[in-house]
RNA sequence: UAGAAAUAAAGGCAAACUAUUCGAAAGGGUAGGACGCAAAGCUUAGGGUCUACGGUUCGUUUAUGAACUACGAUCGCCUGGUUACCUAA
Numbered sequence: 001u002a003g004a005a006a007u008a009a010a011g012g013c014a015a016a017c018u019a020u021u022c023g024a025a026a027g028g029g030u031a032g033g034a035c036g037c038a039a040a041g042c043u044u045a046g047g048g049u050c051u052a053c054g055g056u057u058c059g060u061u062u063a064u065g066a067a068c069u070a071c072g073a074u075c076g077c078c079u080g081g082u083u084a085c086c087u088a089a
Stems, first nucleotide, its partner, number of pairs: 012037002017032006035076001041082003045079003048074003054069005
C1' cells in the first nucleotide's frame, strides 16, 4: 500500500414503535427507543422501488373520476464515485 476481518478494545450510527413538527403524498427533522450496521459516513451518477401537488389525456357533465407522468422521496434496495477509526490470525 492492497485485500481481509475477530465472541478483542475504544468510540460511532440507529429499524420498528411513541410524541411533536414540516410536507399534497411518499417521506423528512427533533426527542425517546434499539432491530440491526464495519462505511447504516458523504454523494441520486446508473438501475430498482415508493408517491402524484402540479401537468397531460380520457370519461362523466360542472365538480368530480380514471390512466399516465418526477421536477418529489429512498444511499438502512443494489451498483458506482469519494472520504475514514481500531486491529489479531
Molecule: c-di-GMP-I riboswitch aptamer
Organism: Aquibacillus kalidii